Source information
Model confidence (mean pLDDT): 83 of 100. The RNA shown here (small-subunit ribosomal RNA) has 1446 nucleotides and comes from a wastewater metagenome. The sequence is in RNAcentral, with records from SILVA.
[in-house]
RNA sequence: AGGGUUUGAUCCUGGCCCAGGGUGAACGCUAGCGGCGUGCUUUAAGCAUGCAAGUAGAACGAGACUGUAGCAAUACAGUUUAGUUGCGAACGGCUGAGUAAAAGAUAGGAACCUAUCCUUUGGUGGGGAAUACCUCGUCGAAAGACGGGCUAAUACCGCAUAAGAUCUUCGGAUGAAAGGGCAUAAUAUGCUCGCCGAUUGAGGGGCCUAUCACCCAUCAGGUAGUUGGUAGGGUAAUGGCCUACCAAGCCUACGACGGGUAGGGGGCGUGAGAGCGCGUCCCCCCAGAAUGGGACUGAGACACGGCCCAUACACCUACGGGUGGCAGCAACUGGGAAUCGUACGCAAUGGACGAAAGUCUGACGUCGCGACGCCGCGUGAGGGAUGAAGGCCUUCGGGUUGUAAACCUCUUUUACGUGUAACGAGAGUUAUACGAGAAUAAGUACCCGCUAAUCACGUGCCAGCAGCUGCGGUAAUACGUGAGGUACAAGCGUUACCCGGAUUCAUUGGGCGUAAAGCGUUUCGUAGGUGUCUUCUUAAGUUAUUCUUCAAAGACCAGAGCUCAACUUUGGGAAGGGGAGUAAUACUGGGAGGAUUUGAAAGAUUCCGGGGCUUUUGGAACUAUCGGUGUAGGGGUGAAAUCCGUUGAUAUCGAUAGGAACUCCGAGGGCGAAGGCAGAAAGCUAGGAAUGCUUUGACACUGAGGAACGACAGCUAGGGGAGCGAAUCGGAUUAGAGACCCGAGUAGUCCUAGCCGUAAACAAUGCUCGCUAGGGAUGGGAAUUAAAUUCCGUUCCGUAAGCUAACGCGUGAAGCGAGCCGCCUGGGGAGUACGGUCGCAAGACUAAAACUCAAAGGAAUUGACGGGGACCUGCACAACCAGCGGAGCAUGUGGUUCAAUUCGAGACGAACCGAAGAACCUUACCCGGGUUUGACAUGCUAUCGUUUUAGUUUUCCAGAAACGGAGAAUGAUCUUUAAGAAAUUAAAGAAGAUAGCACAGGUGUUGCAUGGCUGUCGUCAGCUCGUGCCGUGGGGUGUUCCCUUCAGUGGGGUAACGAGCGCAACCCCUUUCCUAUGUUGAAUAUUCAUAGGAUACUAUUCUCGCUAGUCGAGAGAGGAAGCGGGGACGACGUCAAGUCAGCAUGGCCCUUAUGUCCGGGGCGACACACAUACUACAAUGGAGCCGACAAACCGUUGCCAAGCCGCAAGGUGGAGCUAAUCGGAAAAACGGCUUCUCAGUGGGGAUUGCGGGCUGCAACUCGCCCGCAUGAACGUGGAGUUGGUAGUAAUCGCAGAUCAGCCAAGCUGCGGUGAAUACGUUCUCAGGUCUUGUACACACCGCCCGUCAAGGCAGAAAAGUUAGGGGCACCCGAAUACCUAUUGAUAGGUAGAAGGUGACACUAGCGAUUAGGCUUAAGUCGUAACAAGGUAUCCCUACUGGAAGG
Repeated sequence: AGGGUUUGAUCCUGGCCCAGGGUGAACGCUAGCGGCGUGCUUUAAGCAUGCAAGUAGAACGAGACUGUAGCAAUACAGUUUAGUUGCGAACGGCUGAGUAAAAGAUAGGAACCUAUCCUUUGGUGGGGAAUACCUCGUCGAAAGACGGGCUAAUACCGCAUAAGAUCUUCGGAUGAAAGGGCAUAAUAUGCUCGCCGAUUGAGGGGCCUAUCACCCAUCAGGUAGUUGGUAGGGUAAUGGCCUACCAAGCCUACGACGGGUAGGGGGCGUGAGAGCGCGUCCCCCCAGAAUGGGACUGAGACACGGCCCAUACACCUACGGGUGGCAGCAACUGGGAAUCGUACGCAAUGGACGAAAGUCUGACGUCGCGACGCCGCGUGAGGGAUGAAGGCCUUCGGGUUGUAAACCUCUUUUACGUGUAACGAGAGUUAUACGAGAAUAAGUACCCGCUAAUCACGUGCCAGCAGCUGCGGUAAUACGUGAGGUACAAGCGUUACCCGGAUUCAUUGGGCGUAAAGCGUUUCGUAGGUGUCUUCUUAAGUUAUUCUUCAAAGACCAGAGCUCAACUUUGGGAAGGGGAGUAAUACUGGGAGGAUUUGAAAGAUUCCGGGGCUUUUGGAACUAUCGGUGUAGGGGUGAAAUCCGUUGAUAUCGAUAGGAACUCCGAGGGCGAAGGCAGAAAGCUAGGAAUGCUUUGACACUGAGGAACGACAGCUAGGGGAGCGAAUCGGAUUAGAGACCCGAGUAGUCCUAGCCGUAAACAAUGCUCGCUAGGGAUGGGAAUUAAAUUCCGUUCCGUAAGCUAACGCGUGAAGCGAGCCGCCUGGGGAGUACGGUCGCAAGACUAAAACUCAAAGGAAUUGACGGGGACCUGCACAACCAGCGGAGCAUGUGGUUCAAUUCGAGACGAACCGAAGAACCUUACCCGGGUUUGACAUGCUAUCGUUUUAGUUUUCCAGAAACGGAGAAUGAUCUUUAAGAAAUUAAAGAAGAUAGCACAGGUGUUGCAUGGCUGUCGUCAGCUCGUGCCGUGGGGUGUUCCCUUCAGUGGGGUAACGAGCGCAACCCCUUUCCUAUGUUGAAUAUUCAUAGGAUACUAUUCUCGCUAGUCGAGAGAGGAAGCGGGGACGACGUCAAGUCAGCAUGGCCCUUAUGUCCGGGGCGACACACAUACUACAAUGGAGCCGACAAACCGUUGCCAAGCCGCAAGGUGGAGCUAAUCGGAAAAACGGCUUCUCAGUGGGGAUUGCGGGCUGCAACUCGCCCGCAUGAACGUGGAGUUGGUAGUAAUCGCAGAUCAGCCAAGCUGCGGUGAAUACGUUCUCAGGUCUUGUACACACCGCCCGUCAAGGCAGAAAAGUUAGGGGCACCCGAAUACCUAUUGAUAGGUAGAAGGUGACACUAGCGAUUAGGCUUAAGUCGUAACAAGGUAUCCCUACUGGAAGG
């Protein structure tokens, strides 16, 4: 100090979240030791038991016990007990309920008190009457009470005295005491402790004042002892503190009163600070003591461990009556997420009493429990690689755990054991020494990003995670586990809360044109805030200085003590705040003046205008009525219809009536505060500008509340009503049409009077003042001959500086400054609910919360899209030709069927596609039968095995075959060694077989894990980069613009200059020529073939257009040819496009089966639908005969000639040919002649029957061909739709691949004949470029609104109901106080707590039901909005409709 998260990306605004620190904490897992701290935050709930306040015998009498003396009585001493008496018990300790001021803090004040203590001073004389204890008796269960009698005092009461003191009419009057102890023979005396009157101080306390500090204005008025006075009472003391009388005051927007919450401070946490939050421990103050009230005693209380009364609760009881108060220390119950022992001791510190010893002290000091916090220590150190084993991962090589371990050497803190010493009341602690022994001691959270740290397996939108973004749908670094790692460490995480980050309430330190935010306006204006020049004064603000204060603790600095630290302790000081004094006087303020005035105002002069109000008046148009002319239509629309019209419309002429609005001028031109204002005239009235002439002399600016004005719509009452026109009614449109369109039409629109008070009331820009370059247009003035100039307005352009997130603003600022006001603080809920005010109503103003989301939003960028625009291209349309869609058949697909009809491909870009050949095989499918190291590969082990084995041939048995079983024959090959000249021989192996183990195998799955290949946009002209420049940035520029091109092709211009991938060209075929060569071609020339080369670049001439350089259009010449034609070649990318079944391949799955082999079947089914072809429907034809002309290709498992046989398919035959040699091979359309004559016909050939041929183990399912016979539909095809721009379409045949054969009418090639048409780019489709809008970015197959239906959630209303606190009125009335009466007991009265009753307002809970809101992967209805969103959208208002809406 920042980071994550809105977007495809960007900048901004803005919220949410995180990293830090903290806690009286709690929870989870874990846990070795010590020190110092700390520990009921909840029920101020209730409390068994014990303890927490007593002490003094040197105040007093008495009892008991012990001791001493004594026989004893008794005396003395000691201890102890209850009582009288004194002091204390008002401290200490606890708690935070109440309290927003009766408290607290700070600074002051005057009208007071003060036991004990200190200072000073004066006294302490002499009497008296009682009483407790005790004793006797009575009552009672008890607690306790009563009566008779005895007695003492430092207890009580008089008398005397009175220096001080108090009162006073100044004469005077009033008021006190107590003794004890020690010494002593001894109340002579001394000492000491007391006692009384006064006095001083210290400390303590009471009272008063100012200032400071929470939330709500949806709390705006409160108050009758209330505010003041006089007199009195009361108090220690002032005072309405109380009473009587008098006056009517007092408080309040600087927040009274009311409500809610809360003890306050020193301080603590956090923060750079300013602040914000907190008030536990420690210290100070306050308040409270079961709840409420009250007094007594006392120096002090209205009293925690005192009293009286009432109430609630609890306990005892003999039922009559009593007793109690842990918010003291422990403990217990309850509550709660949660907070300890019924410990020890008065040794220390402090307190009470005492002369003292001492006693008491749950204050305090210690111990115990709790990782609750802070601090410290430890869990070993050094060496140790074969980098052991095991685990995990792996690319199988290895890596990692990891010097970690083992092992070796060493050490001993802590813990344990044994001593010694010191300290401690003790428990025990501490220090130190020794002993044994690495021994007694590590976890927790995290590992996708933020945020340090990653792999494997499991799971498969499941289980789960999650602080935020978000992970998980079969390869999860995000879930769970393991391994490894990271962080902290006796702790680590989680939860809760606080501060910070958050400049996200902004004083420091924010904003308001469009993000949230300028009130509709201010000519009006109150309070408040701010305010021109100048003189004197004052000294409030301000500044300086002095004194004082802000307790201690804490914080900071320095030192010291515990081995360090935490902790404790000693000393120190600054800054800052409050108060008082003194000084200064620049500025601000106060007071008194001045101004020849610049702000402001008034007057004067000259003008200006749809400013306002009232009255009068004008013409055009419109509608209606009347009359005339006139006839069949009119009107309306995209097209229509409703409607009007033969009872005469529309049209036209004339007359009359009525109401509303004012053409031209007229212009971002004028006026007004805004709303708003327009024919003309008059009257009344308000305003503004200029001039700088006159006057006043700061009179000013802003303006919370307040007042006034305020479009349209709407409301009330009365008029008026032509046109228009919500609602309403018809007609259309439509799936529907509560709309858009059409025809009618009521409120309303108009006037008068009154309400309402809202608008996208907008410049989305508050008012005032000053300063900061300009240029143009225009309105009004001044001055001037004119121009130039100047003042006040309106407005535009492009701008300097500057500002802004950008867009933009830019002298009427959104710049630079000043003053004042208003407003904002994430989106939704909601401008809603409740409450209040206003209103006749509609409603307006004011204005939340629960809940919910992680965004909502602004500006700009790149795309995509638009039923936006401009330009351009394409057989895209148009023009033309031929088709498809109808028929039959073939093929493919869907569907259906089936044991199986294997699988894939699905708009274009699947469907004669994979398949360039399904009878078996293929084959992946089905049925059945076999087989299991396997049909195929490699390796290992064991056995067999070289006169054998593998292989080959073959016989038999069973079988459909595979397979199984039994034989027979034949029969290799290689290596090494030895012999040999060699052939060859011998030995050892290999090969091989069987069994077993590793493994094979899979057309099983995932094309959404992949490679490779392919389709498509598209052979469309695009897609990018480097450097530079512009921009905060995304990005832009270049690549846009003009001309041009098939082309981002080329040229020009240009903050761009260049470059790359594409285009084009280079390559192949074809066309012309040349050269060379040449067989099987050729008599020769040639043709032909092969190889190499040439040619075209639209050069050149002319005309036209043009930016005059490129370029385009046209014509001509020359030439074989004027961009010649075709092919291959496919940019960046798109479609998670296609393919795991061509191949390869990760993961998953099967392993006597999802592998493999065999037989048979199926892929060929058939109501039907679609796609692609073929054949046709005929005469431009069919049939028969005769006759011509190609190219390309293929052939030895082949092509096959001649000849012969067969009607034919074919058979036979065997010549030739490894092909320019031989063969396939006949080309067909075409030409000639003949026939048919418009018919389901000699068109058409489907279908079927019979008979044949060929291939092949095999032709039934399921082949092709031939012959004879049969002779279906079909007569040119609906909506719609396809191809083609030239050697093209159309038409005609030929060949090849695959292949035994063939379902080929398919595909790929080849040549023959050979057209028509294109005006043109409006429309359809596709594409390109620029531009525009956008709420889209999964990108329009997008986004998105509302009702309804379903589940959930919170809030609001609601008949009522429950509870609570509150005041008021009344009833009753304890203790107590006062008054009256009484000799007294007592009685009466007044005040008076609790209690009761009543109505009231308020707060909270529940509530049938009601209306909305929010939310929830795949419900219903529509399509409102975003593009011109298909009727531009939106705001206010009224009406209306299932809903958006209209």